[in-house]
RNA sequence: GUGGCGGGGCGUGACGGUCGCGGCCCGCGAGUGCGGCGGGCCGAGGAAAGUCCGAGCUCCACAGGGCAGACUGCCAGGUAACGCCUGGGCACCGUAAGGUGACGGACAGGGCCACAGAAAACAGACCGCCUGCCGAUGGCAGGUAAGGGUGAAAAGGUGGGGUAAGAGCCCACCGCGCGGCUGGCAACAGCCGUGGCACGGUAACCCCCAGUCGGAGCAAGGCCAAAUAGGCGGCGAGGUCCGGCCCGGACCGCUCGAGCCGCGGGUAGGCCGCACGAGGUGACGGGUGACCGUCAUCCCAGAGAGAUGACCGUCCGGCGGUCUCCGCCGAACAGAACUCGGCUUACAGCUUCGCCACCCAU
RNA sequence: GGCAGGGUAGCUCAGGUGGUUAGAGCACGGCACUCAUAAUGCCGGGGUCGUGGGUUCGAGUCCCACCCCUGCUA
Numbered sequence: 001g002u003g004g005c006g007g008g009g010c011g012u013g014a015c016g017g018u019c020g021c022g023g024c025c026c027g028c029g030a031g032u033g034c035g036g037c038g039g040g041c042c043g044a045g046g047a048a049a050g051u052c053c054g055a056g057c058u059c060c061a062c063a064g065g066g067c068a069g070a071c072u073g074c075c076a077g078g079u080a081a082c083g084c085c086u087g088g089g090c091a092c093c094g095u096a097a098g099g100u101g102a103c104g105g106a107c108a109g110g111g112c113c114a115c116a117g118a119a120a121a122c123a124g125a126c127c128g129c130c131u132g133c134c135g136a137u138g139g140c141a142g143g144u145a146a147g148g149g150u151g152a153a154a155a156g157g158u159g160g161g162g163u164a165a166g167a168g169c170c171c172a173c174c175g176c177g178c179g180g181c182u183g184g185c186a187a188c189a190g191c192c193g194u195g196g197c198a199c200g201g202u203a204a205c206c207c208c209c210a211g212u213c214g215g216a217g218c219a220a221g222g223c224c225a226a227a228u229a230g231g232c233g234g235c236g237a238g239g240u241c242c243g244g245c246c247c248g249g250a251c252c253g254c255u256c257g258a259g260c261c262g263c264g265g266g267u268a269g270g271c272c273g274c275a276c277g278a279g280g281u282g283a284c285g286g287g288u289g290a291c292c293g294u295c296a297u298c299c300c301a302g303a304g305a306g307a308u309g310a311c312c313g314u315c316c317g318g319c320g321g322u323c324u325c326c327g328c329c330g331a332a333c334a335g336a337a338c339u340c341g342g343c344u345u346a347c348a349g350c351u352u353c354g355c356c357a358c359c360c361a362u
Numbered sequence: 363g364g365c366a367g368g369g370u371a372g373c374u375c376a377g378g379u380g381g382u383u384a385g386a387g388c389a390c391g392g393c394a395c396u397c398a399u400a401a402u403g404c405c406g407g408g409g410u411c412g413u414g415g416g417u418u419c420g421a422g423u424c425c426c427a428c429c430c431c432u433g434c435u436a
Base pairs, nucleotide, nucleotide: 001358002357003356004355005354006353007352008351009350010349013315014314015313016312017311018310019309021043022042023041024040025039026038027037028036045333049344050343052342053341054340055339056338057217058216059215060214064247065246066245067244069213070212071211072210073209074088075087076086077085078084089103090101091100092099093098104208105207109206110205111202112201113200126148127147128144129143130142131141132140133139134138156174157173158172159171160170161169175197176195177194178193179192180191181190182189183188221272222271223270224269231263232262233261234260235259238252239251240250241249279298280297281296282295283294284293285292286291316330317329318328319327320326321325363435364434365433366432367431368430369429372388373387374386375385381419390406391405392404393403394402412428413427414426415425416424
């Protein structure tokens, strides 16, 4: 220099001023409140999004037992928890930096493997090769699984010996299974011995193993106020919490009738929940890291679904022009509504750090 | 805000435990029948299976992410 890999930060520019919008607080006036006037503080995001996971919180019983169901799936750690993150192992991709992985089990059992092909899972014989026989350019019987052909997949691979031709039939190496030793918390790796090999694929098919999960969701739920008639007709012995079922529990009810259906009618306002939290920032310490601990410091939107903006000046950056000046522009994705931790998806541009390969020069 | 269901031909819908060229009805085009039209009969065309990945030899079907539509809930 060229090309690449992996992170981090910012993201309608910065500063000052004027006016406006939403929320909270203080003061003035005042008997109190509303309103008014004056002042102060705060006011979108890295994804606020999708609602895909995990929690907090609330109610249902202080959430109980069983079946069914759903989900997760190498190992260790982090965390409130997770399907997230970190580190490690293994497999694949890449020259490398690095990236990707639903990555337990196919000797517990069942199912499936279309077409093609001789044969698709207790193997098999179309062509070929070899042997024998016969009615002999061929046919029949037997042997064979090296070669050909089919297929996504053909029953260990390569080489040598051996044989009528062949074959783990025998041998060496590789692979695989089993056993042991060493290292490691473990996943796993390495080494040694042993078995001639018996055992195809599929578990994002059922299933088995290990583990997790009660249900609903802030329109949860609570309080206050308002309204009203436990009205009329029918069904009716069970119903509700309770949700796929059963057990178990609580409450209401069985002719003084719960509940359901139809008709008719009323209310549909306010407050809390609700923003101080698994919180942010900085320093120090521990850890390879995710992360954790201590100390200091900060208070940081919140609703009606609706607010979160405009203008001026200076500077900065970009574009254009008639270029010591003038004009225009400040962009992408998007936008809080119970709150957090993640994941995923969308995104113009700016900035920064580390690393790798090749080329050139010294 | 929260929670469910769905997307296959122009329209309405099928598609079993994945299997070769994805079907049906209506609609559309052609032919026959008729003096002509309709009806009827025969033949035919028409599909990014919402999009993109993955699993598998093979995906409309199984899994993941995204897009769109509909319904319920004070």
This is a predicted complex of two RNAs, RNase P RNA and transfer RNA, with 436 nucleotides together. Rfam match: Bacterial RNase P class A. The family's RNA type in Rfam is ribozyme. The coordinates come from a structure-prediction model, not an experiment, and the mean pLDDT is 76.